Description: Large-subunit ribosomal RNA, domain II from a Pyrinomonadaceae bacterium, 687 nucleotides, folded computationally.
[in-house]
Context: one part of a larger RNA
RNA sequence: GCCGGCGAGUUACUUCUGCGUGGCAAGGUUAAGCCUUAAAGGGGCGGAGCCGUAGCGAAAGCGAGUCCUAACAGGGCGUUCAGUCGCGCGGAGUAGACCCGAAGCCAAGUGAUCUACCCCUGGCCAGAGUGAAGCCGGUCUAAACGCCGGUGGAGGCUCGAACUCAUUUCGGUUGAAAACGGAUGGGAUGAGCUGGGGGUCGGAGUGAAAGGCUAAUCAAACUUGGAGAUAGCUGGUUCUCCCCGAAAUAUCUUUAGGGAUAGCCUCACGUGUUGACGGACGGUGGUAGAGCUCUGGAUGGGCUAGGGGUCCUACCAGAUUACCAAACCUAACCAAACUCCAAAUGCCGUUCUUUGAAGCGUGGGAGUGAGACGACGCGGGAUAAGCUGCGUGGUCGAGAGGGAAACAACCCAGAUCGUCAGCUAAGGUCCCUAAGUGCGGGCUUAGUGGGAAAGGAUGUGGAGUCGCACAGACAGCCAGGAGGUUGGCUUAGAGGCAGCCAUCCUUUAAAGAGUGCGUAACAGCUCACUGGUCAAGCGAUUCUGCGCCGACAAUUCAACGGGGCUCAAGCCCGCCACCGACGCUACGAGCUCGACGGGCAACCGCCGAGCGGUAGGGGAGCAUUCGGCCCUAGGUCGAAGGCAGACCGUGAGGACUGCUGGACGAAGCCGAAGAGAUGAUGCCGGC
Repeated sequence: GCCGGCGAGUUACUUCUGCGUGGCAAGGUUAAGCCUUAAAGGGGCGGAGCCGUAGCGAAAGCGAGUCCUAACAGGGCGUUCAGUCGCGCGGAGUAGACCCGAAGCCAAGUGAUCUACCCCUGGCCAGAGUGAAGCCGGUCUAAACGCCGGUGGAGGCUCGAACUCAUUUCGGUUGAAAACGGAUGGGAUGAGCUGGGGGUCGGAGUGAAAGGCUAAUCAAACUUGGAGAUAGCUGGUUCUCCCCGAAAUAUCUUUAGGGAUAGCCUCACGUGUUGACGGACGGUGGUAGAGCUCUGGAUGGGCUAGGGGUCCUACCAGAUUACCAAACCUAACCAAACUCCAAAUGCCGUUCUUUGAAGCGUGGGAGUGAGACGACGCGGGAUAAGCUGCGUGGUCGAGAGGGAAACAACCCAGAUCGUCAGCUAAGGUCCCUAAGUGCGGGCUUAGUGGGAAAGGAUGUGGAGUCGCACAGACAGCCAGGAGGUUGGCUUAGAGGCAGCCAUCCUUUAAAGAGUGCGUAACAGCUCACUGGUCAAGCGAUUCUGCGCCGACAAUUCAACGGGGCUCAAGCCCGCCACCGACGCUACGAGCUCGACGGGCAACCGCCGAGCGGUAGGGGAGCAUUCGGCCCUAGGUCGAAGGCAGACCGUGAGGACUGCUGGACGAAGCCGAAGAGAUGAUGCCGGC
C1' cells in the first nucleotide's frame, strides 16, 4: 500500500423546554411498598408527594385584587387565555456525553545487576630512558661551603606494550553493531586501572559541573492508580430521494482562529395584503458641483496704519523709498474638519399599476461571526502592491454550461430528466475549428495590428487659418551684392564678422556700418537684397485619423493559441447572412407547491408556477440485527451465504434464473436497536 473484519450523537434522570400522539379533565397523576397471577411489556391496592385551579407584597398580611402611600391621586404586578400523566421525536442541563489524540499534575509503590559518588576487601601495570635527596671516596679548607668521581634510585618525570581513554579521519547510517570497524591519537606508579561485597533515589540522590548520570528513558526515572485528567486545538464521523437555503456583519468579551445577543437560513402556528419593483404627487437633506458671505489659506495691483533703509536733524519735528506689511479697495484663486448657494441618486409618506416560496408576529432547530476578486465613491500607502480599511451594488464563496488559447472572482447565461429537432447570447465565420476568402466606403505599409512613457521627426490621410504668385511666386542656374569706410572706441592688430557704442548718408534694379565660413590682421567664399532665365503653384501655421523612433534579460523561435494574413485574414464606419450555450422554443417524462373538478378519504383528472446549491433546517423512504403476530409460508426434489447475468425501481435497493453451498428460514404488519464505512499518519488480521 491493497483486501477483509472492527470503528464515532449513546445511555441515565420524579430535571427543564417545544412539537406530535394518547388517557382523563377543574382536575391530572401516583412513589416507595404491598397483594395477586395464566409469569407477561399482566392485573389490583397504595393519595404520601408533585403540577394545575389566584394573585400581590421583603414580610406581617390582605385577596380579584394587592404593593408603594396620608390618599377613595397616580403607578407596578395581577384579574381574560386548561391542565395533567404517559409514549415518541427536536433541543437544553448534569453526567466522559459524537470518537480518537496530548505535553503534563497528584498518590502509592519498584529500581544504583547500567551509570554517579562513597565505604570494606582483593588484583594489575612488558621493557627502555632520565638520574633528585642521601651516602662513600677524592680534591679544597683551619674547619666548612664548593667542585670532581662513584654509589643511590626520587618523580601526579620521559619513551612505550598489556590495561584504560576516545584526538582526527575514512567507512558504516533499513549498520555486522539502537554508538561499531579500520587507521591515527591521549594516559600508562597515579587525582591510575580493575574484580568481589556493601551504601545513597524521584523535587530525591549522585555530580573535578555537561543539567551530566540514576537499567537503550532524565529541566524531574519507571510501574500502577486518580483516569475516559483537560484539549476554546487538529483529524475523523458510515444508506437514499424530495423542498427551502445562509454567513464570513454589529455590539460586548483577559476578546481577537473562541463565545453571548442581534442580523441573515429553516420549520410550525397565527395575522391577511400589511411586502417588493415601477409611475404620479407631497415632504426631507447639505454630498457632487460651485462659490468666497463666514472661518482659514494664498497671488498681483491700488490705497495706507505700523516697522526697516536713506536724507535731514541739538531735541522735537520732517522728507523720501522698484524694502517688509495690518486693515480697506480691486482682479484672479484654494479647503475633509469653510458655505451666501446647491443638484442627481437616496430616504419618508399618500396613491395607482404590476408582482409575490411577499411582509409581520410568536415559538422549535440551526449554521455563520477568517471572506475573496472585479466596478464605482473614499481613507491609509508613494493618486505603489494579487497591499490595507470602509461604503454601494456584482460575481465567486455555495454555480455547472458557452466565450476570454489555458484562467474561482471578467463577458454571456442560472444545469429537474430525456431527444442524432429548431432559434439565439457573449463571442465568432481563411486553415487548425462550427459559420462569409460577404457587400459598400475609407485608413494603415509599420507584420503597426500582435506590449510601454516623457520626448523627437518634411511618414501619410482629412479639415482649417494666414501669406506669396502669369505685373512670373518657390527651388535651381547666370549676374550683381557697391561708395563715404579700415564707422567710432578698444587693441600689438580689430579692415562687415574677439569685445563696447552707434547703426547714418550716398549711388542704385538691389546691396546690412553685415547671415555664416575664413585670416595674425587683411584677403577669399557665402547670405540677406536685386536683375535675368525657367515656368505653375509655393511657404508658414492650427486641429485631427492611422502609422515611425524612443524599445535592453537571462535554455531557439516565444509580446497574434498556431499556421499564416497587406484594396487584409489589420483598423474605422455602415449593411446583410450564418455559426454559436445545460439560455429560449418544440415533443415526451418525473417531482414540489397552488387553483379548479370528481371522490367520505387515500387518490385521480386538468391548468398554472417552480425544481443549481456548501454550512444548515424540514419532509419521505431503503437496507441490516433482534422480538411479537407465528415453535409460521418454504426447505436434502436443496435454506442461509457465495459467483454470474442483457430484468424491475428516481434512488437507497428488490426480484428471477443458473452454478456453488449443505441446514436452515422468508414475505406482510408492528416494535426495539451494539442499525449502513475509500478516508481518523485509525485498530486487528492476511498478502